[in-house]
Context: one part of a larger RNA
RNA sequence: CUGGGCGUAAAGAGCACGUAGGCGGAAGGGAAAGUCAGAUGUGAAAACCCGGGGCUUAACCGCGGGCCUGCAUUUGAUACUGCUUUUCUUGAGUACCGGAGAGGAUGGCAGAAUCCCUGGUGUAGCGGUGAAAUGCGUAGAUAUCAGGAAGAAUACCGGUGGCGAAGGCGACCAUCUGGACGGAUACUGACGCUGAGGUGCGAAGGCCGGGGGGAGCAAACAGGAUUAGAUACCCUGGUAGUCCCGGCAGUAAACGAUGGGUACUAGGUGUUGGGGGUAUCGACCCCCUCAGUGCCGCAGUUAACGCAUUAAGUACCCCGCCUGGGGAGUACGGCCGCAAGGUUGAAACUC
Numbered sequence: 001c002u003g004g005g006c007g008u009a010a011a012g013a014g015c016a017c018g019u020a021g022g023c024g025g026a027a028g029g030g031a032a033a034g035u036c037a038g039a040u041g042u043g044a045a046a047a048c049c050c051g052g053g054g055c056u057u058a059a060c061c062g063c064g065g066g067c068c069u070g071c072a073u074u075u076g077a078u079a080c081u082g083c084u085u086u087u088c089u090u091g092a093g094u095a096c097c098g099g100a101g102a103g104g105a106u107g108g109c110a111g112a113a114u115c116c117c118u119g120g121u122g123u124a125g126c127g128g129u130g131a132a133a134u135g136c137g138u139a140g141a142u143a144u145c146a147g148g149a150a151g152a153a154u155a156c157c158g159g160u161g162g163c164g165a166a167g168g169c170g171a172c173c174a175u176c177u178g179g180a181c182g183g184a185u186a187c188u189g190a191c192g193c194u195g196a197g198g199u200g201c202g203a204a205g206g207c208c209g210g211g212g213g214g215a216g217c218a219a220a221c222a223g224g225a226u227u228a229g230a231u232a233c234c235c236u237g238g239u240a241g242u243c244c245c246g247g248c249a250g251u252a253a254a255c256g257a258u259g260g261g262u263a264c265u266a267g268g269u270g271u272u273g274g275g276g277g278u279a280u281c282g283a284c285c286c287c288c289u290c291a292g293u294g295c296c297g298c299a300g301u302u303a304a305c306g307c308a309u310u311a312a313g314u315a316c317c318c319c320g321c322c323u324g325g326g327g328a329g330u331a332c333g334g335c336c337g338c339a340a341g342g343u344u345g346a347a348a349c350u351c
Base pairs, nucleotide, nucleotide: 003323004322005321006320007305008304012319014201015200016199017198021194022193023192025088026087027086028085029084030083033081034080035077036076037075038074039073040072041071042070048066049065050064051063053061054060091191092188093187094186095185096183097182098181103177104176105175106174107173108172110154114150116148117147118146119145120144121143125136126135162169163168206248207247210245211244212243216242217241221237222236223235224234259318260317261316262315263314264313267296268295269294270293271292272291273290274289275288276287277286300307301306324351325350326349333344334343335342336341
């Protein structure tokens, strides 16, 4: 390289948009580039294969044929691919109507709880644990009532419920805004799929310096315990941080450990959103259908586990990735970053 693979053995990029490229719906016409057929020229000799020949054989040598799978020119074919042209509507999209949603951004606002402050009642304990102690408390704590302040998070509803490309999103209200879905028509007429590079988004933790904020929680740290020790687990405290604004960073068991698209291939049962129908006073129920989301299960598949119309089944298109373990996601170099580090990514050696 070919091949074989990528849920769990090595292997799907964290996710999306999109450039080049690759691939691409139905019908008719044209030309004939790819493709196919014929002819001509060429494809040196030697070598190789076949036939028969010469040295007593063989090796070796000589003769004829084949081969040289190719290239060029030319004459044709037109199914397929490409090109061009005309047309089409089923792919894709637009308009209209409708309901669902923690989708995003900004600004408001509410109640519960916690801590703190002030005041009242009240008195000796509170707190904490396996048991304790550190700690708090007669300068009046804990408990309880009233008032005030602050920050953060939104109990119940809440649901293998919903939305989002992923990360993720949860009180309530308003404004702005993205997407998906259903319905019935009209319109555009292949406008599509994927996507190397590229660009953007990207949990937590972190960084910088900055500014603000700081209730609770809590790395580090301090103390008390435990213990042989205890740089831990438990307890009392507690600073970064956690929150907001604006930058950087770019990683994760970023997981469904399962890339995206299209088509096809038994069913059963639940649930979410929409449409239609039967019945009914009406609703529930029942039937059909579209889109999502679960469970079970046939064929098939799989090393097995399992997957099974939400495929890991059957096919096609495009991208990414793997190629024994360790060394090692390390070193060196490049690129990126303020840094921490990220990304790309070996070898010796060894089993």

This is a predicted structure of a 351-nucleotide part of an RNA (small-subunit ribosomal RNA, central domain) from a metagenome.